Overview: This is a predicted structure of a 1514-nucleotide RNA (small-subunit ribosomal RNA) from Acinetobacter indicus. Rfam family: Bacterial small subunit ribosomal RNA. Gene Ontology terms of the family: ribosome and structural constituent of ribosome.
[in-house]
RNA sequence: AGAGAGAGUUUGAUCAUGGCUUCAGAUGAACGCUGGCGGCAGGCUUAACACUUGCAAAGUCGAGCGGAGGGAGGGGAGCUUGCACCUUAGCUGAGCGGCGGACGGGUGAGUAAUGCUUGGGACUCUUCCUGGUAGUGGGGGACAAACAUUCUGAAAGGGAUGCUAAUUCCUCAUACGUCCUAAAGGGGACAGCAAGGGAUCUUGUGACCCUGCGCUCAUCGAUGAGCCUAAGUUGGAUUAGCUAGUUGGUGGGGUAAAGUCCUACCAAGGAGACGAUUCGUAACGGGUUUGAGAGGGUGAUUCGCCACACUGGGAAUGAGACACGGCCCAGACUCCUUCGGGAGGCAGCAGUGGGGAAUUUUGGACAAUGGGGGGAACCCUGAUCCAGCCCUCCCGGGUGGAUGAAGAAGGCUUUUCGGUUGUAAAGCACGUUUAACUUGGAAGAGGGGGCAUAGUAUUAUACCCUAGAUGCUUGGACGUUACUCGCAGAAUAAGCACCGGCUAACUUUGUGCCAGCAGCCGCGGUAAUACAGAGGGUGCGAGCGUUUAUUGGAAUUACUGGGGGUAAAGCGCGGGUAGGUGGCUUAUUAAGUUAAAUGGGAAAUCCCCGGGCUUAACUUGGGAAUUGCCUUCAAAACUGGUUAGUUAGAGUAUGGCAGAGGGUGGUGGAAUUUCAGGUGUAGCGGUGAAAUGUGUAGAGAUUUGGAGGAACACCGAUGGGGAAGGCAGCCAUCUGGCCUAAUACUGACAUUGAGGUGGGAAAGCAUGGGGAGCAAACAGGAUUAGAUACCCUGGUAGUCCCCCCGGCGUAGACGAUGUCUACUAGCCGUUGGGGUCUUUGCAGGUUUUAGUGGCGCAGCUAACGCGUUAAGUACAGUCCGCCUGGGGAGUACGGCCGUCAAGAUUAAAACUCAAAUGAAUUGACGGGGGCCCGCACAAGCGGUGGAGCAUGUGGUUUAAUUCGAAGCAACGCGAAAAACCUUACCUGGCCUUGACAUACAGAGAACUUUCCAAAAAUGGAUUGUUGCCUUCGGGAACUCUGAUACAGGUGCUGCAUGGCUGUCGUCAGCUCGUGUCGUGAGAUGUUGGGUUAAGUCCCGCAACGAGCGCAACCCUUUUCCUUACUUGCCACCAUUUUUUGGGGGAACUUUAAGGAAACUGGCCGGGAAAAACUGGGAGAAGGGGGGGGAAAACUCAAGUCCUCGGGGCCCUUACGGGCGGGGCUACACACGUGCUACAAUGGUCGGUACAAAGGGUUGCUACACACCGAUGUGAUGCUUAUCUCCAAAACCCCAUCUCAAUCCGGAUUGGAGUCUGCCACUCGACUCCCUGAAAUCGGAAUCCCUAGUAAUCCCGGAUCAGAAUGCCGCGGUGAAUACCUUCCCGGGCCUUGUACACACCGCUCGUCACACCAUGGGAGUUUGUUGCACCAAAAGUACGUAGUCUAACCUUAUGGAGGACGCUUACCACGGUGUGGCCUAUGACUGAGGUGAAGUCCUAACAAAGGUAACCCA
Repeated sequence: AGAGAGAGUUUGAUCAUGGCUUCAGAUGAACGCUGGCGGCAGGCUUAACACUUGCAAAGUCGAGCGGAGGGAGGGGAGCUUGCACCUUAGCUGAGCGGCGGACGGGUGAGUAAUGCUUGGGACUCUUCCUGGUAGUGGGGGACAAACAUUCUGAAAGGGAUGCUAAUUCCUCAUACGUCCUAAAGGGGACAGCAAGGGAUCUUGUGACCCUGCGCUCAUCGAUGAGCCUAAGUUGGAUUAGCUAGUUGGUGGGGUAAAGUCCUACCAAGGAGACGAUUCGUAACGGGUUUGAGAGGGUGAUUCGCCACACUGGGAAUGAGACACGGCCCAGACUCCUUCGGGAGGCAGCAGUGGGGAAUUUUGGACAAUGGGGGGAACCCUGAUCCAGCCCUCCCGGGUGGAUGAAGAAGGCUUUUCGGUUGUAAAGCACGUUUAACUUGGAAGAGGGGGCAUAGUAUUAUACCCUAGAUGCUUGGACGUUACUCGCAGAAUAAGCACCGGCUAACUUUGUGCCAGCAGCCGCGGUAAUACAGAGGGUGCGAGCGUUUAUUGGAAUUACUGGGGGUAAAGCGCGGGUAGGUGGCUUAUUAAGUUAAAUGGGAAAUCCCCGGGCUUAACUUGGGAAUUGCCUUCAAAACUGGUUAGUUAGAGUAUGGCAGAGGGUGGUGGAAUUUCAGGUGUAGCGGUGAAAUGUGUAGAGAUUUGGAGGAACACCGAUGGGGAAGGCAGCCAUCUGGCCUAAUACUGACAUUGAGGUGGGAAAGCAUGGGGAGCAAACAGGAUUAGAUACCCUGGUAGUCCCCCCGGCGUAGACGAUGUCUACUAGCCGUUGGGGUCUUUGCAGGUUUUAGUGGCGCAGCUAACGCGUUAAGUACAGUCCGCCUGGGGAGUACGGCCGUCAAGAUUAAAACUCAAAUGAAUUGACGGGGGCCCGCACAAGCGGUGGAGCAUGUGGUUUAAUUCGAAGCAACGCGAAAAACCUUACCUGGCCUUGACAUACAGAGAACUUUCCAAAAAUGGAUUGUUGCCUUCGGGAACUCUGAUACAGGUGCUGCAUGGCUGUCGUCAGCUCGUGUCGUGAGAUGUUGGGUUAAGUCCCGCAACGAGCGCAACCCUUUUCCUUACUUGCCACCAUUUUUUGGGGGAACUUUAAGGAAACUGGCCGGGAAAAACUGGGAGAAGGGGGGGGAAAACUCAAGUCCUCGGGGCCCUUACGGGCGGGGCUACACACGUGCUACAAUGGUCGGUACAAAGGGUUGCUACACACCGAUGUGAUGCUUAUCUCCAAAACCCCAUCUCAAUCCGGAUUGGAGUCUGCCACUCGACUCCCUGAAAUCGGAAUCCCUAGUAAUCCCGGAUCAGAAUGCCGCGGUGAAUACCUUCCCGGGCCUUGUACACACCGCUCGUCACACCAUGGGAGUUUGUUGCACCAAAAGUACGUAGUCUAACCUUAUGGAGGACGCUUACCACGGUGUGGCCUAUGACUGAGGUGAAGUCCUAACAAAGGUAACCCA
């Protein structure tokens, strides 16, 4: 210095597992939109593809050399004054010679180790440089260039002849040291040049001396390079075997040097599971990026190292190369050519083409830094320093800052008030960074040259060298530099993305599952904060966003730091090799370990403290760091090694026990089947029911005897043995292991276990036997829509046994739990041993072991659960095997196994999805279970369904038959009243600020009479009157006209809504607070035992309480009391015309106010000392007394936009408004709900009783009269306990009808009327007369009802002008039945399973058909690479050498030595032939897979039995 963040997405919700996605950083980046300045850096990641042109070392040295081709000067003399000659400092082309072209610069193709990194080493060389030492003497040659002459070629070039110098070359001498050696000896070198002085010599440019630069031999060092070595350095085992110069040795050769580097011979080794060989990929490191770190990714710029230079091979030169801008050869390509032949190599700097998403100028300068040459000046330098281009990165500063509310205009929005944009703008006054112009102007410059002088050295004051104040001279590409004075003016300068959640930021319009968006979840189907536009906002800002690859988050490969009972994951089980790990004690060692120190870990980078640019980026000084490595010295606890012991682990010996442990051989009974005989007669068998089958040729049944195969009842048990698979009658025999007791012995001998090896159910395979039962396949019969199934009748492989050395090797081979060891509370069983106590005992108690079970503490676990038989613990015990999202797939390809198959084992990828999964929770559901209830069934009564009619609906029809309601929960429903109106529909004819509301202006009171036209609306004409208030201005109401805002809409959306309603259901449920339990969803309470109509109450209980419901409260009814007394009542008194009236009364009935009464209160019983229940008593009423009203949380996107309100959309001379007529009333048909009936328990005639509850002034009407009647006329009472509707009917009594389509039934038709009303035709009700249909009790099916109920009988009311069989009420008469909860339906509670949660009308599998995608096989074709064998052999090197040539040295002058060329042999690149391996692409056809809103067939799976339990292997 440094210190760790999460989020979204599986579910109805939860926790977990697990993937996908996102937020962050970074980039040599690219793309889109935008773009003012400066600084600093960076800039072909692709084609190591091809290159035009210029430049990059055709460099430099005249102080190494011979020279003079060239040009321009100086000087001199000649003379023909413009010619020629001589001389000369310097410049310069070519040549010989020296040094340098091996550095610098580029690129990353190859290379998985001949590389790189870190450390170490010995067997070497090193030009230039540095320090010592020594030397630098004599002679010679040129097949020698230039040059001259000449030949040849298009060119590039080449040849011949003749000269010549040197720091070129050769030889001799010398040799301190050096090298070789057989220790006597032998070998080996050089070169000069420049300036100066003039002591000495000289004809002389000289000799000589001194100095400097060079040269030679050897050498110390430095630098650089070669070599060796250890460790580290990518993926694949679907690459397991590799290697003959290979491993080692000896001799020789070769190299600067060790070495099989090369060669001859000898030996047969060497490396490999700690991954050889092979294939793929890749330059490596310092670093860089990310990360808390450990790690992961990466290797641009910069520094180090390596490799390469068009491709392949090769050497020569040299200190150094097998050489980027050198040479030779081969190949490909390009260019020139007179076609004979030549030239070339940008992976140097610029630049071009090409490729690509993509990467710059054919710039300036050597001024600085550095390099080469030179004595130096200097020259060269695309290294380098600068500039140009590019928003490519990083950094900095700007685009104005104050003030400014009329909160301007405009925009957007709006509830129309306003809000927002917004102090934002404008306006006003300020200051001027930057840009533009202008003035001045650093630093980068240190040096070089010249000149006084001083010093060293010297014979010398010379030369050389060193230093050199002041002054002189010269040198800047950048550069119109940085910086700076001045000047004028807001002037020159803002965009991009986003705004559903993650994620900061919201509205409106358009669109309407379309167009589109999307990183994930997802958005869009008429009110989209998610698309597109706009306004506004948020974020960043000269940038912003997107995309690729990468790290993080991801503990999602887990060393730090994960898991495996059920989520992915323990091999099916043993013994055992390598390997890993390993009891106690002693001594020693020092490999690991710990500590210290030296060296080293290049610099740069990162970090810290400072410095310099105005700051920062950038740059720079110092420090720290660089975790690794080597070496040395210590320590000795632990691990390891060695040593000596020990006995607790392990094993051996001895005595016992138990056992379906295994192999072999015998043997037994029951049963099935079959054969034979007897008795005997018609069926047997089978099923849900049947049939196939079998039987009169005698079955089945029964009985006797025989045969044969397989399996072993009872005992038998969460009992026993075994490693697992697996093992069961009994006996014999052979044999393995465990357990137990007590001693003795060995002395860590143990444990785990990759490969390898052995055992290994069932099915299936092979050979030959056996074969009772069962039974795939198969056949038949059923079932069914079908039924290749489930059921039935048969039945073959097989099952079983034996032989062949059988073979296979898998299972849900499971405790879904690898092995071994130790430790950690207990309780209760059971099996086998041992000890001990007690005992008649084989019983019992206690204790200890080895098993095998059930609970359970701590602990663990996502939970379920596990819990001394761990899923606990072990300072993170030991070792092995396994997992990393779902599908594709345990599949393909390849290998291996399978005498031979079935197949097993090992084991991918493309593609596709955002999930798949575990456990638990709440619901819902089940052709799951338990308990309970309900007119739910049952028991009964009466109906519907059949007939006619009424009414509603569907359908059809129509100009219209308005609309809505649709299982229960639409259908006598909205509608408590369709002739007009209603009315919403249709047709026709009309109106357009409108029939209705508000606002404005003008006029007029409002209004009203009559007539004409018309179907009416309406149009035209016409009559009467001038009202009310007043402050005298006018005002209020109303009407008309005009204009505009607007009105209006039963138009759409009930799936945008409010309100209201239905329904489950009067079912008993639905919740909350606090507490407790659980990680949590949630649970508890609310469950349990009783009980109830009830979550009603009691008891118990981690619950205690509470709320909404239940009940209660309210109304009514039933009994009584008190009070009140008219219109009601009348016991009593009186009177009377006998109806009642008047007094009177307040007892009764009634009315209507208030009370009482009923509470399981009392008794018996059983029940738990409870709650409650049963029975009886009392009572008017008894266990909620009867009836009603009210009526939980939810469910059904239930119903209603046509009651009403109201959002949005739509229409506006019409989808609005008015009017006439029509329609809603239609009619082959179907359904629902009702009425009336079919008759004698009845119809009809006559007579005659008894209610309640309601209504009434636009009304109910007494009574009288008229009429057959509906009704009419007259008239009375009543605004109601007074009057009236009002007659109650069934009932009862008398009579009649006598079982028939009738004296039942009344439809339908005709005629005549009444009433209401503008109107009764479409289309009303009623009355009278006539007519007199179907129907004779109703198929399948289905509805209501449990007591004053059903059934039956009248009465009233609302609506209403009129018009009920409907609806809402009232009373009269008044039953039957309920054994019981099995079953049907619905509901409640508990429990169970679940792959369902839109919740079973759920979910979901597979084939087929269609489209698309990737992929396997495939006769083959093809690309690249590589192995082996052979052919061939350029250049070059090396060996050899007949041939040709040959200066120095030797020589007897002839030759020799040596050399060159040529030839030849060996090695070898390119190339060729053959044959294999691997890879790429492609291929008719073919296989399976994946994906795809609404295709076909079936329903396999998911529910205690998915309707045949499901699943695993074969």